[in-house]
RNA sequence: AUCGAGGAUUUGAUCCUGGUCCAGGAUGAACGCUGGCGGCAUGGAUAAGGCAUGCAAGUCGAACGCUUUGUUUUUAACAAAGAGUGGCAAACGGGUUAGUAACACCUUGGUUACCUACCCUGAAGACGGGAAUAGCUCCGGGAAACCGGAAGUAAUGCCCGAUAGUCUCGCAAGAGUAAAUCUCGCAAGAGGCUUCAGGAUGGACCUAGGCCCGAUCAGCUUGUUGGUGAGGUAGAAGCUCACCAAGGCUAUGACCGGUAGGGGGGCUGAGAGGCUGAUCCCCAACACUGGGACUGAGACACUGCCCAGACACCUACGGGUGGCUGCAGUCGAGAAUAUUCCACAAUGCACGAAAGUGUGAUGGAGCAAUGCCGCGUGCAGGAUGAAGGCCUCCGGGUCGUAAACUGCUUUUCUACAGGAAGAAGCUAAUUUAUUAGUUGACGGUACUGUAGGAAUAAGGAGCUGCAAACCUCGUGCCAGCAGCAGCGGUAAUACGAGGGCUCCAAGCGUUAUCCGGAAUCAUUGGGCGUAAAGCGCACGUAGGUGGUUCGAUGCGUCUUCUGUAAAAUCCCAACUGCUUAACAGUGGGUCUGCAGAAGAUACGAUCGAACUAGAGGGUGUGAGAGGUUACUGGAACUCACGGUGUAGGGGUGAAAUCCGUUGAUAUCGUGGGGAACACCAAAGGCGAAGGCAUGUAACUGGCACACUCCUGACACUCAGGUGCGAAAGCGUGGGUAGCGAAUGGGAUUAGAUACCCCAGUAGUCCACGCCGUAAACGAUGUUCACUAACUGUUGGAAGUAUCGACCCUUCCAGUGGUGUAGCUAACGCGUUAAGUGAACCGCCUGGGAAGUACGGCCGCAAGGCUAAAACUCAAAGGAAUAGACGGGGACUCGCACAAGCGGUGGAGCGUGAGGUUUAAUUCGACGAUCAGCGAAGAACCUUACCCAGACUUGACACUCUAGUGAAAGACUUAAGAAAUUAAGUCCCCUCUUCGGAGCACUAGGACAGGUGCUGCAUGGUUGUCGUCAGCUCGUGCUUUGAAGUGUUCCCUUAAGUGGGGUAACGAGCGCAACCCAUACUGUGUGUUACAAGUGUCACACAGGACCGCCCCCCACUUUUUGCCGGAGUGAAAACUCGGGCCAAGAGUGGGGGGAGGAAGGAAUGGAUGACGCCAAAUCAGCAUGGCCCUUUGAUGUCUGGGGCAACACUCGCGCUACAAUGGCUGGUACAACGGGUUGCCAAACCGUGAGGUGGAGCUAAUCCCUUAAAACCAGUCUCAGUUCGGAUCGGAGUCUGCAACUCGACUCCGUGAAGUCGGAAUCGCUAGUAAUCGCGGAUCAGCACGCCGCGGUGAAUACGUUCUCGAGUCUUGUACUCACCGCCCGUCAAUGCAAGGGAGCUGGGAAUACCCGAAGGAUCGUUUCGACGGUACUAAGGUAAGCUCAGUGACAUGGCAUAAGUCGUAACAAGGCACGCGUAGCGGAAGCUGUGCGUGGAUCA
Repeated sequence: AUCGAGGAUUUGAUCCUGGUCCAGGAUGAACGCUGGCGGCAUGGAUAAGGCAUGCAAGUCGAACGCUUUGUUUUUAACAAAGAGUGGCAAACGGGUUAGUAACACCUUGGUUACCUACCCUGAAGACGGGAAUAGCUCCGGGAAACCGGAAGUAAUGCCCGAUAGUCUCGCAAGAGUAAAUCUCGCAAGAGGCUUCAGGAUGGACCUAGGCCCGAUCAGCUUGUUGGUGAGGUAGAAGCUCACCAAGGCUAUGACCGGUAGGGGGGCUGAGAGGCUGAUCCCCAACACUGGGACUGAGACACUGCCCAGACACCUACGGGUGGCUGCAGUCGAGAAUAUUCCACAAUGCACGAAAGUGUGAUGGAGCAAUGCCGCGUGCAGGAUGAAGGCCUCCGGGUCGUAAACUGCUUUUCUACAGGAAGAAGCUAAUUUAUUAGUUGACGGUACUGUAGGAAUAAGGAGCUGCAAACCUCGUGCCAGCAGCAGCGGUAAUACGAGGGCUCCAAGCGUUAUCCGGAAUCAUUGGGCGUAAAGCGCACGUAGGUGGUUCGAUGCGUCUUCUGUAAAAUCCCAACUGCUUAACAGUGGGUCUGCAGAAGAUACGAUCGAACUAGAGGGUGUGAGAGGUUACUGGAACUCACGGUGUAGGGGUGAAAUCCGUUGAUAUCGUGGGGAACACCAAAGGCGAAGGCAUGUAACUGGCACACUCCUGACACUCAGGUGCGAAAGCGUGGGUAGCGAAUGGGAUUAGAUACCCCAGUAGUCCACGCCGUAAACGAUGUUCACUAACUGUUGGAAGUAUCGACCCUUCCAGUGGUGUAGCUAACGCGUUAAGUGAACCGCCUGGGAAGUACGGCCGCAAGGCUAAAACUCAAAGGAAUAGACGGGGACUCGCACAAGCGGUGGAGCGUGAGGUUUAAUUCGACGAUCAGCGAAGAACCUUACCCAGACUUGACACUCUAGUGAAAGACUUAAGAAAUUAAGUCCCCUCUUCGGAGCACUAGGACAGGUGCUGCAUGGUUGUCGUCAGCUCGUGCUUUGAAGUGUUCCCUUAAGUGGGGUAACGAGCGCAACCCAUACUGUGUGUUACAAGUGUCACACAGGACCGCCCCCCACUUUUUGCCGGAGUGAAAACUCGGGCCAAGAGUGGGGGGAGGAAGGAAUGGAUGACGCCAAAUCAGCAUGGCCCUUUGAUGUCUGGGGCAACACUCGCGCUACAAUGGCUGGUACAACGGGUUGCCAAACCGUGAGGUGGAGCUAAUCCCUUAAAACCAGUCUCAGUUCGGAUCGGAGUCUGCAACUCGACUCCGUGAAGUCGGAAUCGCUAGUAAUCGCGGAUCAGCACGCCGCGGUGAAUACGUUCUCGAGUCUUGUACUCACCGCCCGUCAAUGCAAGGGAGCUGGGAAUACCCGAAGGAUCGUUUCGACGGUACUAAGGUAAGCUCAGUGACAUGGCAUAAGUCGUAACAAGGCACGCGUAGCGGAAGCUGUGCGUGGAUCA
């Protein structure tokens, strides 16, 4: 002596990059709420704005003369006061920070180039004279301030003379310069005066280094740079002047602009640093603004002078006066900063011999919680856990030992009493070192003692996370909160309140500012492939860096010592003083700096000498679309001409514009023209990059390899600079076949300024000159060194081999792929590094505004280069992950399509929905997943709706109080539509242990009641994807992580079904199976059936099907044998090892066929619905939180009537049809499931019939419903709006029911509508299915074309997966994750904000030229010596033209922001025309098109 913390926020989630915000400390602070005491500090930061009033610098009578007053009796003396002359001081002390970017300040040196009053030391001296003047007196002017004249006077005031040295000048000789002998004292002596020398102190000047921002300030300078001479100063000097020369500064930032007093220090930080310059100390500058000098030792002077200016005041209008940035105080401006206090007692300063006087310096007090520090607001006991508040699951919990209450204490407080230190000096006296007296603003203060009594004393902020601390109520995207993320739309721990809790505490919060966190400017200590960031490329200047060896120097570097670095500040487990602390004192340390001295010499540097490994040169060989120029070739295209030939051609998704009978297209021949170079061709070659391709020639640049011959560090990099630099574009002149911006036409489209088509101008080409940009990319700067391999390819060389080659091996140089270590956020890179190191350059620092504005430079222009800010957002971004999506891909499935059969959509009717209407047409359900749905059945009821009439503890539940027991109830009558009301008659409640209990009514109170709201508060239930095959978990493994793996792959399946393989191994919910029905068999039972026996049949139980068996095929695995080749051992045979192939066998999985069997490949059908999606549906089935209605006009309850049934219209689902596979008439046959006592109802009879009468039988295998119909056998109809079809309407009836008008069903007679098979479109179905035929049941008094079931008859078709729809798995892209019904771009319109431009207008600043020119000193002249006049310089002022910075400004412009505006759809998927970059044209807009380039493009190969 002791040192470094992070968190929140981008995402569905992750890692990274990156900004924003927070937690800490600090302040001369301010504001809000609150406030007991003391100590120590601090307190006009803004308007260097203006100031009333008082004070802030005087003193000396021992320098001088005088005046006045007093004492004493005048003189005289003493004392006091006053103005003046004179001396000293007034240049200090005190204030402020305007100016100043500078020798102003800081650090270190220097002055042989200087001054210094008072003070100290030393030496010497002070002689003789003189003239004035203020005060005062008189006169005069003026309003005043003040001034003028006359007379007289003193001095330590002034002058002359003498003397003079260690003084000054001068080489010397020599010359020159002083004073107060004054004051006090009886005296001694003391204090002064003059000169010189030295010291001390204070100052002046010079020098090296340090000292803010801007290059959108790059050139500046004429006294400027230097010299000579002169002047000037205390002193060096262009300090000033004359002359001469033409210099001086600058990229190491001159000049210009902006800002700013500097330092010791302060705050913060681990430090390095960053920010700052209050209080205290040092320095500087300033004093109303500007200029100037005088006096003096010292000033160009805060409380001195002169002038100019602005401002203010007085005035008699003539003229004067003033300067708080001293202490107080006042106004103003401001968020904001104190008393017009006391004292010279102390410490200092001025004067004085001293006493002393003065001192707004200073010492103190006052005000302010402004800060730091300390203390207190009590301590102990006290549970029935009081009351009260709050919460509650109603039990309780909490505030809470907290209070009350009991005991104790008295710091504070009040009262009384005592009462300092700070005091040293000074005066007097004498025994001359003692005695005595005396001096305190603070202050009767600090402090001490006594008494009293818990007495006088707690708030602020916060409580969603960061970040310690939670509940209730109110509110309802409102009011509001918020540092960030964010909270609030009816259950808010986030708003407001209450209770509780947390943190600090006489304070607590907020705001502002600084540092920290921020490694977020990175020296310590960052980066640049894709996040922001490598210049398009090269050459090269300054600069930076630099190979090996030796020597020298000792500049850097290192060590030691010396001086300095003021004090204060800071640090110390240090010591000391205030009761403690803050505070203060003593001591030590630190101040990392600068300068000097001595030493060391490794490294760097410099100088010298040498070397060859870097670099360059030489010789030889070689490859190449390297460059420039000229010439040249063929194919294709187009044009012209000619021949043949005839009606089309061309073009597209399909078309059209267009060309063609004046002969096109096609084809043949001839000729012309321009541009580009097929194959070779490649991951290939060359070049610095851009870029370069027919062939040949000329000229020319670079590179590689081999040899190791020469030079001898000549090197690397490179700010500025210079050159090159695709395409487009520009200028001039050519050229123009094809292509082709613009443009025209045709299409497409809602539109189509596009995509497609037909034409087509600039341009593309050449020459010369500009432009200077690209996704100019490897998005990767240049150079050097090092660090695993393998494998292609281009060029060269060597070795081996060969006749020579090829091949093979190795090396060098390029160009690719894979990959280790390592690196990376990951992707990836990986000897061609993005690895490890070195050198240099360029660039980055959140997104947007913006590569924009302004300025400058370049350009003919287009434009390029350089390059901000206001404002705005909390993100923007990279890589990877899981999903979702794609007008991406692959595979698979499904009555999904296809193949078929039958429908719907057209008609009439039924029914439901929408809409409309209405008093009401109650409500819910709305793509699939609403619409013959809730409703398995609205005439009243239902019923929730409407109208009208009634009731209010209620139609219903439970409880309390009081009363009644003739209450209630039943019957009759009256009113009324009824509910209901009134009257009459009947009826004296039941049980009892006699206490009462029960029941009912009336009145009152708690309460009931609600189909009122919220399905987005819920439970429960349900739909749908979908009976699709998926959805997950544990452990392990991989990844920084989200996550992945498993679950992917191959074969297979209806299936994540099974098998194989496999960093996975297992498991769960789903699949399957278990359950039910049907089909077969057996056994048992036997109501009914049947004549009986039996068992058709019914019921119950059991069996049966499983790739279980056989054959064939495919795939995989394994074993054996055989064959091939290899290695080892061995003489060989042989053995061992491992590799490949064929065949056979076995196993597993799958497919096809067969047997057996009633049934065959899941036998068929049902029930069964994973994790989840749609805030899906339902508060009206039920339940339920919350809210709402409820007092005699109810959203409750009762009653009557009406409505839910309306009807221009639209849609859904059905029925009946349109007929001959049919209708009608007659005859004949065969079911099953079910139901029935408030019921089904037989026979028989009546009625045309619905039905009626009737009543047997049946609580049902017994009786009844119950004749099944289609079918079949005959007959008739003969293709018509019919013998089809039956709507509608008229009449007459039946049945149910209190009641069929609104509004039931059915019957009979009559009537006889539309409709002749249905547009676009669309639905169902794969076998006992579709189609067709009838039967039953629930609901139900009655009402069925609906629904749920039952049986009868009974088909057709499926090649297949291209397409439509849906689904699953894998993969790919993504800017989506509310997940494509996504995201998102631009114009226009509206509002707001800031900025740039802008005809102008206004103001500030600096400078230039000229004019004028005060005071002043300098100088010239005149002079009566008082003064006056002139000259140059000069402040202020004026004129002129510009520069620069602001303010304002009609107008037009772009930008940003703003829950729901307009137009389109540009981008993200192949985004529906891949996107982007540069450039050009065009267009409402995103944008489109041309041209070159990039992949940061999907798919395919």
This is a predicted structure of a 1501-nucleotide RNA (small-subunit ribosomal RNA) from Candidatus Harrisonbacteria bacterium CG10_big_fil_rev_8_21_14_0_10_44_23. Its mean pLDDT, the model's own confidence on a scale to 100, is 84.